Small-subunit ribosomal RNA, 5' domain from an uncultured bacterium, 524 nucleotides, folded computationally.

[in-house]
Context: one part of a larger RNA
RNA sequence: AUUGAACGCUGGCGGCAUGCUUAACACAUGCAAGUCGAACGCGAAAUCACCUUCGGGUGAGAGUAGAGUGGCGGACGGGUGAGUAACGCGUAGGAAUCUACCCAGUAGCGGAGGACAACCUGGUGAAAACCAGGCUAAUACUGCAUACGCCCCAUGGGGGAAAGAAGGCCUCUUCUUGAAAGCUUUCACUAUUGGAUGAGCCUGCGUCGGAUUAGCUAGUUGGUAGGGUAAUGGCCUACCAAGGCGACGAUCCGUAGCUGGUUUGAGAGAACGACCAGCCACACUGGGACUGAGACACGGCCCAGACUCCUACGGGAGGCAGCAGUGGGGAAUAUUGGACAAUGGGCGCAAGCCUGAUCCAGCAAUGCCGCGUGUGUGAAGAAGGCCUGAGGGUUGUAAAGCACUUUCAAUUGUGAAGAAAAACUGACGGUUAAUACCCGUUGGUCUUGACGUUAACUUUAGAAGAAGCACCGGCUAACUCCGUGCCAGCAGCCGCGGUAAUACGGAGGGUGCAAGCGUUAAUC
Numbered sequence: 001a002u003u004g005a006a007c008g009c010u011g012g013c014g015g016c017a018u019g020c021u022u023a024a025c026a027c028a029u030g031c032a033a034g035u036c037g038a039a040c041g042c043g044a045a046a047u048c049a050c051c052u053u054c055g056g057g058u059g060a061g062a063g064u065a066g067a068g069u070g071g072c073g074g075a076c077g078g079g080u081g082a083g084u085a086a087c088g089c090g091u092a093g094g095a096a097u098c099u100a101c102c103c104a105g106u107a108g109c110g111g112a113g114g115a116c117a118a119c120c121u122g123g124u125g126a127a128a129a130c131c132a133g134g135c136u137a138a139u140a141c142u143g144c145a146u147a148c149g150c151c152c153c154a155u156g157g158g159g160g161a162a163a164g165a166a167g168g169c170c171u172c173u174u175c176u177u178g179a180a181a182g183c184u185u186u187c188a189c190u191a192u193u194g195g196a197u198g199a200g201c202c203u204g205c206g207u208c209g210g211a212u213u214a215g216c217u218a219g220u221u222g223g224u225a226g227g228g229u230a231a232u233g234g235c236c237u238a239c240c241a242a243g244g245c246g247a248c249g250a251u252c253c254g255u256a257g258c259u260g261g262u263u264u265g266a267g268a269g270a271a272c273g274a275c276c277a278g279c280c281a282c283a284c285u286g287g288g289a290c291u292g293a294g295a296c297a298c299g300g301c302c303c304a305g306a307c308u309c310c311u312a313c314g315g316g317a318g319g320c321a322g323c324a325g326u327g328g329g330g331a332a333u334a335u336u337g338g339a340c341a342a343u344g345g346g347c348g349c350a351a352g353c354c355u356g357a358u359c360c361a362g363c364a365a366u367g368c369c370g371c372g373u374g375u376g377u378g379a380a381g382a383a384g385g386c387c388u389g390a391g392g393g394u395u396g397u398a399a400a401g402c403a404c405u406u407u408c409a410a411u412u413g414u415g416a417a418g419a420a421a422a423a424c425u426g427a428c429g430g431u432u433a434a435u436a437c438c439c440g441u442u443g444g445u446c447u448u449g450a451c452g453u454u455a456a457c458u459u460u461a462g463a464a465g466a467a468g469c470a471c472c473g474g475c476u477a478a479c480u481c482c483g484u485g486c487c488a489g490c491a492g493c494c495g496c497g498g499u500a501a502u503a504c505g506g507a508g509g510g511u512g513c514a515a516g517c518g519u520u521a522a523u524c
Base pairs, nucleotide, nucleotide: 001523002522003521005520006519007518008517009516012371013370014369015368016367017366018364019363020329025327026326027325029324030323031322034072035071036070039069040068042066047060048059049058050057051056079282080281081280088207089206090205091204092203093202094201097199098198102195103194104193105192106191107190108189110144112142113141119134120133121132122131123130124129150159151158152157164187165186166185167184168183169182173180174179175178208254209253210252215245216244217243220242221241222240223239224238225237226236227235257279258278259277260276261272262271263270264269284305285304286303287302288301307318308317309316310315335361337360338359339358343357344355345354346353347352374404375403376402377401384395385394386393387392408465410460413457414456418451423445424444425443426442427441428440429439430438468513469512470511471510472509473494474493475492479508480507481506482505483504489496490495
């Protein structure tokens, strides 16, 4: 000088940050990933009204709530640092790769079919859940046709796609009220090329300590052939050869996430890697794959294990290292808060829905910064305290008194910015057969704020509500008295205390910092 600090004493306000460093210990409860009716088929009830043969029926509620099929997203965002001494990270390169959504280009989007949920019926089970039969739709599934690019083979040749939805219109054809075919716009769909973004792989160099660890290695090192992968490769398999690494430290043991950076220092360096940002790894422990553009997947699946819970004992359920919160551990670390208003993300044409990401608020002097606790005047140098050589000295202009001011807190009212969009409605342009629709630009209208009793300004009142902590032998700024008597005690080092202790305890006085001050721990 510094700290994610803790402890002791004390504590007025604000701004900005930060807040389980220990048990990657176990977790009650709530929330943290959904969304789309413009992909699809179904579809309640309460309640109200009317009718009624009192059984019920009809209409509204309502094509609402709701599950289900299907699509996209749950691989992002958020957490933690256990493991890892490694191409993990950093840096500089490389070739044998993939990339949903997005952008640009090219070519298409024809014609068929059979199912399975939901639902209904029946059954099993305590539950979780499951089974059988029957009906049905699709942008779900399967063929057929076509194939500029594409893939395989390469002389021929062979293989492989698709799906619709919504808005609008009558120029052409048919009926002609308006629709159908049709046209058109937007979004989707298929194939492929290029880009962008993201990711996988390989390599040079760098990356802690121990030699009281000296030898290590059989898929081991290389080759051939094959398998496998998006892709190279002993990645895997068979065969062949006997190699490969090591004193420039292999192997083994210990420790550790790495970096930008942080702290300190004149620098060289040393120590560290909280918050923020990039990369990696992990998700109760171990293993495995499925789906998918992407995972071997924190809030998905399967198996095994430990633990907890439910059970009708046959069987089931769970995973906070998400946000809060609980127990435990510990010197020690916060609310079971508000809002999607902003920024961003997912889905959706959109309106919108979801979002413990995020933005805010709460708690904590944990840190940094700022402000205040009054200002001026005031000698009778008051009283009191302390000291005294008894004269006085000191506390001390300090107080009182007098004259002012009102920051901050309290109180009254006013009141920005964070809000731009979206929506509706005009004008112009694009598209088009079209003055529809749709899209773009521009004008108007109408709203949208969790924070929030916001910031800021303003009213009222009154010095009113606001100072402590450590030290005073030397180092080191600051001295006397009383008590104690090697006791009680102090102490960072030297050391102090055994009857006049500036070193212990108290008092008066002083010194240093100040809403803090000291101590402890740690680093330079």

RNAcentral holds the full RNA, with entries from ENA, Greengenes and SILVA.